[in-house]
Predicted 3D model of a 91-nucleotide RNA (Bacterial small signal recognition particle RNA) from Streptomyces spiralis. The RNAcentral record of the sequence draws on ENA. It is recorded under the gene name ffs.

RNA sequence: AGCCCCCCACGCGGCGCUAUCUGACCGAACUCCCCCAGGGCCGGAAGGCAGCAAGGGUAGGUCGGCUCUGGCGGGUGCGUGGGGGGCGUUU
Numbered sequence: 001a002g003c004c005c006c007c008c009a010c011g012c013g014g015c016g017c018u019a020u021c022u023g024a025c026c027g028a029a030c031u032c033c034c035c036c037a038g039g040g041c042c043g044g045a046a047g048g049c050a051g052c053a054a055g056g057g058u059a060g061g062u063c064g065g066c067u068c069u070g071g072c073g074g075g076u077g078c079g080u081g082g083g084g085g086g087c088g089u090u091u
Stems, first nucleotide, its partner, number of pairs: 002087012015073005021065006032057003040049003
């Protein structure tokens, strides 16, 4: 040189858990956002203003999932690097 064992770090993969990822539903019933029929207000009119309901979102909630993304973990596979120990060849 070579082989084996242990430890550490990193990369990729795998597995598991999880969410600020994702699915369904509920959804601002204390004062969220958008859009606002009708109705209201201003105006001579044109037009304008605020805005309930319906509708659409968001926050939030409930129940799921790990396909994507993120996080965490390991008696996880491979690789790279470092450290320690052993076997052993030659001299």